Predicted 3D model of RNase P RNA and transfer RNA as a complex of 452 nucleotides. Rfam match: Bacterial RNase P class A. Gene Ontology terms of the family: dimeric ribonuclease P complex, ribonuclease P activity and tRNA processing.
RNA sequence: UCAGAGGAUCGGGCGGCCGCGUCUCGCGCAAGCGGGCCGAGGAAAGUCCGGGCUCCAUGGAACGACGGUGCCGGAUAACGUCCGGCGGGGGUGACCCUAGGGAAAGUGCCACAGAAAGCAGGUCGCGCUGGCUUCGGCCCAGGUCUUCGGAAGCGUGACAGUGAAAGGGUGGGGUAAGAGCCCACCGCGGUCCCGGUAACGGCGGCCGGCACGGCAAACCCCACCGGGAGCAAGACCGAAUAGGGAUGGUUGGGCUCGUUCCGCCCAAUGCCGUCCGGGUUGGUUGCUUGAGGGGCGGAGCGAUCCGUCUCCCAGACGAAUGGCCGCACAGCCCCUUACGGGGUGGACAGAACCCGGCUUAUAGAUCCUCUGGCACU
RNA sequence: GGGCCUGUAGCUCAACGGUAGAGCCGGCCGCUCAUAACGGCUAGGUUGUAGGUUCGAAUCCUGCCGGGCCCACCA
Numbered sequence: 001u002c003a004g005a006g007g008a009u010c011g012g013g014c015g016g017c018c019g020c021g022u023c024u025c026g027c028g029c030a031a032g033c034g035g036g037c038c039g040a041g042g043a044a045a046g047u048c049c050g051g052g053c054u055c056c057a058u059g060g061a062a063c064g065a066c067g068g069u070g071c072c073g074g075a076u077a078a079c080g081u082c083c084g085g086c087g088g089g090g091g092u093g094a095c096c097c098u099a100g101g102g103a104a105a106g107u108g109c110c111a112c113a114g115a116a117a118g119c120a121g122g123u124c125g126c127g128c129u130g131g132c133u134u135c136g137g138c139c140c141a142g143g144u145c146u147u148c149g150g151a152a153g154c155g156u157g158a159c160a161g162u163g164a165a166a167g168g169g170u171g172g173g174g175u176a177a178g179a180g181c182c183c184a185c186c187g188c189g190g191u192c193c194c195g196g197u198a199a200c201g202g203c204g205g206c207c208g209g210c211a212c213g214g215c216a217a218a219c220c221c222c223a224c225c226g227g228g229a230g231c232a233a234g235a236c237c238g239a240a241u242a243g244g245g246a247u248g249g250u251u252g253g254g255c256u257c258g259u260u261c262c263g264c265c266c267a268a269u270g271c272c273g274u275c276c277g278g279g280u281u282g283g284u285u286g287c288u289u290g291a292g293g294g295g296c297g298g299a300g301c302g303a304u305c306c307g308u309c310u311c312c313c314a315g316a317c318g319a320a321u322g323g324c325c326g327c328a329c330a331g332c333c334c335c336u337u338a339c340g341g342g343g344u345g346g347a348c349a350g351a352a353c354c355c356g357g358c359u360u361a362u363a364g365a366u367c368c369u370c371u372g373g374c375a376c377u
Numbered sequence: 378g379g380g381c382c383u384g385u386a387g388c389u390c391a392a393c394g395g396u397a398g399a400g401c402c403g404g405c406c407g408c409u410c411a412u413a414a415c416g417g418c419u420a421g422g423u424u425g426u427a428g429g430u431u432c433g434a435a436u437c438c439u440g441c442c443g444g445g446c447c448c449a450c451c452a
Stems, first nucleotide, its partner, number of pairs: 001373010013327006020039002023036005041348001045359002048357005053230004059262006066226005071085005086100001087098004101221002106219002108215003125156005130139003140143001144151002168186006187210001188208005193202003234285004244276007252266004278451003292311008331344005378448007387401004395432001403419005425441005
């Protein structure tokens, strides 16, 4: 200097004027007026996960169904999140991606092409020809048929081709021809040892000639987790209306997916469920102090945890958080060789019970660490 | 704010993981004096979109995008 990789922070600044919302102080009978504090986000979004909280009158266990998760260890209130590692894949590298349990429990699927697609197997070629076999041989008796071209039976590799996939690879020996048939090396499986908490790793030892194709984001099996609904939950006050009608259940029923056990709860024409109809579109609460923010110290590789000090930081509901002007810095556009001048003016987006994550959108700016190439010293 | 459903040709709908089809509509031809009906032929699709699993995805999984539906309180 060029090209990249990982991570963090900000995302408009300063000043003036006017305005809006909650709370609070003062004045006022009240309406209101004046002062003060605070006033959107990293995603407030999608509502995709996990929790807190609240209700479901009255609950616990076991099994099942359904749904979810899925290498190992850790973090956490919890998670499908995060951190650290392992295996696999990609990149020269920094580094990135990875739903990654089980296919030697069972079922299912593998279209087209191809001889053959799931207890494999065809054509051409090659070789052999009685029977048995413990692969050393033994027994019977003279070795398939023939029109002498060949046919039949048996054994069988390699090559070619199809396909996503054709049941280890290379070399040598061996054989009638051949083949893990045998051997060496590599690969694979099992077991032992060593290292590691574990996943897993080890030209480590021994055993096995190889028996076991792929798909579980197909059913399934295994392990673990899960009751449902959601602040329009729920509680209280006020106003108004027809405390109306239909239907179902109820001498046993219910405990919010089902069954069983234990335990509990409720009821006698009232209770419960569903639907239709009627009324209201008000107020208070839940409502913001919380797994909270910041500083310092400590433990840990890290996620995170511990201690201490300090701060209070939106609570609206027809839903506040805005507008104008000036200055300077970035960005973009135009003129200019350039210096310079003029114009424009921030990206995505906006709380609605609250947290922890994930995902998605985002103009640009700054900082840190690292990798590769080139040049120079 | 919260919960649920859905996306295939212009419209309405099909399609075991194995070439995306049907009806209506459109175009052309025939029939008719002409139109309709009828008959024949035919066009039209990144299966909303971006990834992943698989040999192979409309279908299975995940993320986005679009559309639709429901809800409060009182007696």

Model confidence (mean pLDDT): 77 of 100.